[in-house]
Predicted 3D model of an 87-nucleotide RNA (c-di-GMP-I riboswitch aptamer) from Alkaliphilus serpentinus.
The sequence is in RNAcentral, with records from Rfam.

RNA sequence: UAAAGAUACUAGCAAACUUUUCAAAAGAAAGGGACGCAAAGCUAUGGGUCUAAGGGACAGAAAUCCUAUGAUUGCCAGGUUGCCUAA
Repeated sequence: UAAAGAUACUAGCAAACUUUUCAAAAGAAAGGGACGCAAAGCUAUGGGUCUAAGGGACAGAAAUCCUAUGAUUGCCAGGUUGCCUAA
């Protein structure tokens, strides 16, 4: 240096739930809160999943169906950056 990951050390993040706000929704942000996480840091590049405002079909009121340009990195992978040091 690389790989690897402990009943180690120094740290870190923060699920569900809840308060407020934004959004058509999925969901996101801030505060509280910890289920957990060796990348549970970043990235929407590939796949999966969620939503359907707008558009289309059918209806001709409602309803239903299709569709991301929306979302999800704590769904999986890829790329990229990084703390510590036992075996």
Its Rfam family is "c-di-GMP-I riboswitch aptamer". Its family is annotated with cyclic-di-GMP binding in the Gene Ontology.